This is a predicted complex of two RNAs, RNase P RNA and transfer RNA, with 443 nucleotides together. Rfam match: Bacterial RNase P class A. Gene Ontology terms of the family: ribonuclease P activity, tRNA processing and dimeric ribonuclease P complex. The family's RNA type in Rfam is ribozyme. The prediction has a mean pLDDT of 75.

[in-house]
RNA sequence: GGCGGACGGGUGACCGCCGGCGAAGUGAAUAGCGUUCGGAGGAAAGUCCGGGCUCCACAGAGCAGGGCGCUGGGUAACACCCAGUCGGGGCGACCCGAAGGAAAGUGCCACAGAAAACAACCGCCGGUCGAAGUUGAUCUCCGGAGAAACGUCGACAGGUAAGGGUGAAAAGGUGGGGUAAGAGCCCACCGGCGGACGGGUGACCGGCCGGCCAGGUAAACCCCGCCCGGAGCAAGACCAAAUAGGAGGACGUUUUAACGGCUGCUCGCCCAGUCCUCGGGUUUCGGUCGCUAGAGGCGUCGGGCAACCGGCGUCCGAGACAGAUGGUCACCGUCCCGCGAGGGAUACAGAACCCGGCUUACAGUCCGCC
RNA sequence: GCCGGAGUAGCUCAGCUGGUAGAGCAGCUGAUUUGUAAUCAGCUGGUCGGGGGUUCGAUUCCCUUCUCCGGCU
Numbered sequence: 001g002g003c004g005g006a007c008g009g010g011u012g013a014c015c016g017c018c019g020g021c022g023a024a025g026u027g028a029a030u031a032g033c034g035u036u037c038g039g040a041g042g043a044a045a046g047u048c049c050g051g052g053c054u055c056c057a058c059a060g061a062g063c064a065g066g067g068c069g070c071u072g073g074g075u076a077a078c079a080c081c082c083a084g085u086c087g088g089g090g091c092g093a094c095c096c097g098a099a100g101g102a103a104a105g106u107g108c109c110a111c112a113g114a115a116a117a118c119a120a121c122c123g124c125c126g127g128u129c130g131a132a133g134u135u136g137a138u139c140u141c142c143g144g145a146g147a148a149a150c151g152u153c154g155a156c157a158g159g160u161a162a163g164g165g166u167g168a169a170a171a172g173g174u175g176g177g178g179u180a181a182g183a184g185c186c187c188a189c190c191g192g193c194g195g196a197c198g199g200g201u202g203a204c205c206g207g208c209c210g211g212c213c214a215g216g217u218a219a220a221c222c223c224c225g226c227c228c229g230g231a232g233c234a235a236g237a238c239c240a241a242a243u244a245g246g247a248g249g250a251c252g253u254u255u256u257a258a259c260g261g262c263u264g265c266u267c268g269c270c271c272a273g274u275c276c277u278c279g280g281g282u283u284u285c286g287g288u289c290g291c292u293a294g295a296g297g298c299g300u301c302g303g304g305c306a307a308c309c310g311g312c313g314u315c316c317g318a319g320a321c322a323g324a325u326g327g328u329c330a331c332c333g334u335c336c337c338g339c340g341a342g343g344g345a346u347a348c349a350g351a352a353c354c355c356g357g358c359u360u361a362c363a364g365u366c367c368g369c370c
Numbered sequence: 371g372c373c374g375g376a377g378u379a380g381c382u383c384a385g386c387u388g389g390u391a392g393a394g395c396a397g398c399u400g401a402u403u404u405g406u407a408a409u410c411a412g413c414u415g416g417u418c419g420g421g422g423g424u425u426c427g428a429u430u431c432c433c434u435u436c437u438c439c440g441g442c443u
Base pairs, nucleotide, nucleotide: 001370002369003368004367005366006365007364009332010331011330012329013328014327015326017039018038019037020036021034022033041348045359046358048357049356050355051354052353053232054231055230056229060267061266062265063264065228066227067226068225069224070084071083072082073081074080085099086097087096088095089094100223101222105221106220107217108216109215121164122163123160124159125158127156128155129154130153131152133150134149135148138145139144172190173189174188175187176186177185191212193210194209195208197206198205199204236289237288238287239286240284241283242282246278247277248276249275250274251273260270261269262268296315297314298313299312300311301310302309303308333346334345335344336343337342371442372441373440374439375438376437377436380395381394382393383392389426397413398412399411400410401409419435420434421433422432423431
């Protein structure tokens, strides 16, 4: 330097707070009383995921919408965890990764640049025509005329994708051969694609053969695969009083059982009526339950690389209803300053239906491995 | 506690499918006026709440965090 784990003040006294229990008392409780018992965390936080639980119809179908996205496993479930694959970083121990599809389609790629996807501005190359020039076969009346060649310039129709330039990105990269110039045109290595083979449950890996065809972007629309009904304990259930006239169950109706209710839309479902039962809604910041023993902690044995699972034993550790878990003193611990006496600091933060995760905050201390 | 929304100039707000951010008021300068106001012309002023990621490029897309506001017995 890297990784993993544990702790995160202790003891005593006094004064308080919340809940349980007990005793006394009362018609029944509350308040009050007590040598009585218990009373925040690793994150209780953010509310970012996933589940349990409750109601809405027993939670239904389709669409819309949302989420997830390498592979295999774990789990109640997950965006979490474990084991692996591939890619990237580090000398290394190790770390990071929203990591399906860009040959289904559409969109976008500002500025610059010829061109932002089937490219050609400059350049390079040969061809045809023209212009002037140089050399100049040949002819000659000796004044010249002139085939042909060479390079230069211009025009035309082409070839090319080496080089230049622009850009975040330019049509496989490097080297050699080859060519009029060039080019996967050919070859070697690398990369990428396709095919069959071998290994692996799989992601994928290995060598072989054939090619170079196919820019980037999906945390753009989208496609593919999988998953998701909505709300949330202020859910919801019950009780008392007042006000006041419905609610539930059974049977059953289909003439629009609706312009009503059930989830954003559609389908679909519910309702009328009769009989029976008695309490539905609202208010009183009313009371009781939900409420804390649970996918629980610890130890041990077994299975598994591991996450985790199973068996046995043992322990029980807050439950308020606008918010209890606090304060003071003494001693000790840890850290800092100081030669010393001594002084200072002791973090982040606080349950609210309950769990599994993630993320964020955190003075300091200890242990193990590399 | 649970659910939802918003942070852009001094203030109030725009900014559509990513391409270098605007409007009104306010402020400053000048003109007009004897002077002021009003009016006209021009100018200044931005870590787009903070951090990270995707992308060539982020106010915009994604994650995380901070602050503020609203609803529910």